Background: RNAcentral holds the sequence, with entries from MGnify. Predicted 3D model of a 178-nucleotide RNA (Lysine riboswitch aptamer) from uncultured Eubacterium sp. The prediction has a mean pLDDT of 79. The organism belongs to Eubacterium, within Bacteria.
RNA sequence: GAGUAGAGGCGCGACAGACAGGAGUCACGCAUUUAAGGACACUGACGGUCCGAUGAAGAUGCGUAAAAGGGGAUGCCGCCGAAGUGAGACCUGUGAGUCAGAACGGUUUUGCUGGGUCUGCAGUGAACAACUGCAGGACUGUCACCAAAUCAUUAUUGAUUGGUGGAGUGCUACUUGA
Numbered sequence: 001g002a003g004u005a006g007a008g009g010c011g012c013g014a015c016a017g018a019c020a021g022g023a024g025u026c027a028c029g030c031a032u033u034u035a036a037g038g039a040c041a042c043u044g045a046c047g048g049u050c051c052g053a054u055g056a057a058g059a060u061g062c063g064u065a066a067a068a069g070g071g072g073a074u075g076c077c078g079c080c081g082a083a084g085u086g087a088g089a090c091c092u093g094u095g096a097g098u099c100a101g102a103a104c105g106g107u108u109u110u111g112c113u114g115g116g117u118c119u120g121c122a123g124u125g126a127a128c129a130a131c132u133g134c135a136g137g138a139c140u141g142u143c144a145c146c147a148a149a150u151c152a153u154u155a156u157u158g159a160u161u162g163g164u165g166g167a168g169u170g171c172u173a174c175u176u177g178a
Stems, first nucleotide, its partner, number of pairs: 001176006009080001011079003015075002019071001027064007037051004042101005083113009093104002114140002117137008142166006149160004
C1' cells in the first nucleotide's frame, strides 16, 4: 500500500399490517343571516372558461363525516458513513393553458457529523409527537500521550484506574506486497 472480517448500543435505515392522533377538522346537505363576488389543486403575470340577486364569498346552528404526510410499539429485512445534512450540476416530472419562481422526487460531485441522550434557540409540522440546523452539558466506544497504584509476566510489556487531547479518509484482528 492492497484485501478480508469485525466492534461501539435505548446503534442506523427500509418495508408491512394494526393502533393512536390528525378530527368532530376538510368536505357535503339543510336552515338562518348577510349582500357581490367566487372557483379553475404552491406563488406571481398573461390569457381564457365556469358558477353567482332563482343569492357568490363570509358567519352561526343542525346533520352526515373523511384522507395524507408525520408518529410510538411490534414483526421482518438490510446494515456499522450504518445514516443524516450543506452547497453545486443534471434529469424528467408532480397538476393545470403559457411563462417564471418555489417546494418535492431521482442521479451525480464535493464538504461536515464517531454514537446515542438531555437542555436552549430557530425551522417544518395539527401537535406538548417527531425530524432538521446551530450552541452547550454530562455519558459512551476508540486511539494517542501522561501519571501513580494493583494484578499478570523472567524481563520487556499488558490489563485495570485517573487525567488531557484527536477524529470514522478512524480503530481492532487476519492475509498479503514493497